[in-house]
């Protein structure tokens, strides 16, 4: 730094078809899987340019019952 197990884990909608549910379609909407983007600084310099986090931003992706997932936190075990 990383897997695995367990527990904790937030946001955000309405109508319409459709038997409920899947799922489809309009507009809206969310942010904490993944993704992308940028300050300071540092290189290296005229400028240009390379490096360069996020829970910051964008919202491609995924989400807007539940379920599933879910950053991140806590324990246990493992591997580099």
């Nucleotide at each position: 730094c990383u897997g695995u197990g367990c527990g904790g884990g937030a946001g955000a909608g309405c109508a319409c078809c459709g038997c409920c549910a899947a799922g489809g379609u309009g507009c809206g909407c969310c942010g904490a899987a993944g993704g992308g983007g940028c300050a300071a600084c540092c290189g290296a310099c005229u400028c240009c340019c390379g490096g360069g986090a996020a829970u910051c931003u964008c919202u491609c992706a995924g989400g807007c019952c539940a379920u599933c997932g879910g950053a991140c936190c806590g324990c246990a075990c493992g591997g580099g």
Molecule: Glycine riboswitch aptamer
Organism: soil metagenome